[in-house]
Molecule: transfer RNA
Organism: Aquilegia coerulea
RNA sequence: GGCCUAUUAGCUCAGUUGGUUAGAGCGUCGCGUUUAAUUACGCGGAGACGUGGGUUCGAGACCUGCAUAGGCCA
Repeated sequence: GGCCUAUUAGCUCAGUUGGUUAGAGCGUCGCGUUUAAUUACGCGGAGACGUGGGUUCGAGACCUGCAUAGGCCA
């Protein structure tokens, strides 16, 4: 230098062929019950599509520039 893959919540990951509300586990905050307890269980809340542009009636998904990480070739 060229090519490939990945980037979604604090962390680890789903998200199918573009379509209704973007979800799970752990964590975190609140409440209730419980416990010797900072324990256990239940209910509820907050929290994310790396970034710019494009296509489309509609983009987490498709196209493209950039950034970051990993890999392959030279």